[in-house]
RNA sequence: CUCAUCGAGAGGGACUGAGGGAACGGCCCGUCGACGUCCCGGCAACCGCCACGGCACGCGCGUCCAGCGCCGCCGCGGAGACGGUGCCAAUUCCGGCCCGCGGCGAGAGCCGCUGCGGGGAAGAUGAG
Numbered sequence: 001c002u003c004a005u006c007g008a009g010a011g012g013g014a015c016u017g018a019g020g021g022a023a024c025g026g027c028c029c030g031u032c033g034a035c036g037u038c039c040c041g042g043c044a045a046c047c048g049c050c051a052c053g054g055c056a057c058g059c060g061c062g063u064c065c066a067g068c069g070c071c072g073c074c075g076c077g078g079a080g081a082c083g084g085u086g087c088c089a090a091u092u093c094c095g096g097c098c099c100g101c102g103g104c105g106a107g108a109g110c111c112g113c114u115g116c117g118g119g120g121a122a123g124a125u126g127a128g
Base pairs, nucleotide, nucleotide: 001128002127003126004125005124006123011040012039013038014037015036019029020028021027024095025094026093041088042087043086046084047083049078050077052075053074054073055072058070059069060068061067092122097119098118099117100116101115102114103113104112105111
């Protein structure tokens, strides 16, 4: 940089001791010990793995043919016994930007606040 996913799921102990939830705003978590580190446990199924189907090209065995095997991509399904990651408060905790539809404000328009939906931005994780 590209692609995919981000509404589900899964916590105990030990150590430490004041901050933490990426930044900002909100709202939460936290001396009834959060965050972090270590140990053990668990969740999930991205890659790897297994089976099936499709496509494409090449390689190998086969003198040739038939046939067989392998490599590549895609799709559907499966397992969690094994490998590489990841994860185990709150939707990525919510929002900021754009669009649409509503509600409220004296409220038709502008505007302000607010609800819902869609798309972005940013971020996280995996694969390349």
Predicted 3D model of a 128-nucleotide RNA (SAM riboswitch aptamer (S box leader)) from uncultured Nocardioides sp.
Model confidence (mean pLDDT): 79 of 100.
The source organism's lineage runs through Bacteria, Bacillati, Actinomycetes, Propionibacteriales and Nocardioides.